[in-house]
Molecule: Bacterial RNase P class A
Organism: Serpentinimonas raichei
RNA sequence: GAAGCCCGCCAGACCGCCGCUGGCGCAAGGCCCGAAAGGGCGCGCUGGAGGAACGUCCGGACUGCACAGGACGGCGCAGCAGCUAACGGCUGCCCACCGCAAGGUGAGGAUCAGAGCAACAGAGACGAGUCCCCGGGAACCAUCCGCUUUGGCGGCCGGAGCCCGGGGGGUGAAACGGGCAAUCUCUGCGUGCAGCAACACCAAGUAGGCCAGCGUUGACGUGGUUCCGCGGAGCUGGCGGGUAGGUGGCACCGAGCCGUGUGGGCGACCCACGGCCCAGAUAAAUGGCGGUCACGCGGCGGGCAACCGCCGUGCACAGAAUCCGGCGUAUCGGCGGGCUUCACAC
Numbered sequence: 001g002a003a004g005c006c007c008g009c010c011a012g013a014c015c016g017c018c019g020c021u022g023g024c025g026c027a028a029g030g031c032c033c034g035a036a037a038g039g040g041c042g043c044g045c046u047g048g049a050g051g052a053a054c055g056u057c058c059g060g061a062c063u064g065c066a067c068a069g070g071a072c073g074g075c076g077c078a079g080c081a082g083c084u085a086a087c088g089g090c091u092g093c094c095c096a097c098c099g100c101a102a103g104g105u106g107a108g109g110a111u112c113a114g115a116g117c118a119a120c121a122g123a124g125a126c127g128a129g130u131c132c133c134c135g136g137g138a139a140c141c142a143u144c145c146g147c148u149u150u151g152g153c154g155g156c157c158g159g160a161g162c163c164c165g166g167g168g169g170g171u172g173a174a175a176c177g178g179g180c181a182a183u184c185u186c187u188g189c190g191u192g193c194a195g196c197a198a199c200a201c202c203a204a205g206u207a208g209g210c211c212a213g214c215g216u217u218g219a220c221g222u223g224g225u226u227c228c229g230c231g232g233a234g235c236u237g238g239c240g241g242g243u244a245g246g247u248g249g250c251a252c253c254g255a256g257c258c259g260u261g262u263g264g265g266c267g268a269c270c271c272a273c274g275g276c277c278c279a280g281a282u283a284a285a286u287g288g289c290g291g292u293c294a295c296g297c298g299g300c301g302g303g304c305a306a307c308c309g310c311c312g313u314g315c316a317c318a319g320a321a322u323c324c325g326g327c328g329u330a331u332c333g334g335c336g337g338g339c340u341u342c343a344c345a346c
Base pairs, nucleotide, nucleotide: 001342002341003340004339005338006337007336008335009334010333012293013292014291015290016289017288018287020048021047022046023045024044025043026042030041031040032039033038050317054328055327057326058325059324060323061322062195063194064193065192074191075190076189077188078187079093080092081091082090083089094108095106096105097104098103109186110185114184115183116180117179131169132168133167134165135164136163137162140159141158144155145154146153147152199248200247201246202245205243209239210238211237212236213235214234220231221230222229223228224227256276257275258274259273260272261271263270264269295314296313297312298311299310300309301308302307
């Protein structure tokens, strides 16, 4: 210098103006919404998205329901040891595969319990099977030889077919010997179901429900002045469940965050000490405009070049909704560290 591998980090900065939203304080005077509880409007101070807040895939916290015990079933996991609240996550080691290497990937229990499956080629593919060669066997055919009582008998070589063997060739990843468990299955371990729209509390209006009292001997409503006329079977009070709506859950002293350690451990992680309190709504806030600087891209001009100036443009993926730990996926660009291979120089 070139090509790579692994780990970590950033995700524009500052100023001004105008807004949005949570908390605290002041004010308690007024106005608005609401039956109420309560909420909003003002001023000041202060907090206000992410490394993935995302997908909602896995594990938990929390909550409700169910639940004697055991077994079966369903679902999930799978080398060995560890980390952790837990996990299908992570770490270390072994093994297998990929890479020259740094390193990466792994769906890594069992095929002597049983079943199922295997393209193409090949005769045959999970039932074993015979295309060619080889070996053995009985009978047959043909040639030749020997003997002969001319009827035959014996023997060598050869032949197509048959039976047995399964040795060799050939096909193929694999040919009575194996493979696949990412097919069922078996073994071991784990596992109740639902989810914050969980759940708890407060609680209108309307319509049901229950109880009490009064009521056709006229309650009650209505029209005119007591009285009368008309209509007339309900009226009044209380209780209770549910809904709208509201409050809590819910913004957190927590599996919390940051830092330090000549603390432990190869490591995941754990421990000690110090500091900090860190978004939170329910139509749902976290934004807009202007300026300066930084960075990327394009153009123009100057300069041999490094570079400088001006103009334009861009600054990803995305965005909380009960919370936490993981995994997966998306991401313009940029920075830092460690390592490998190759080339060259000393």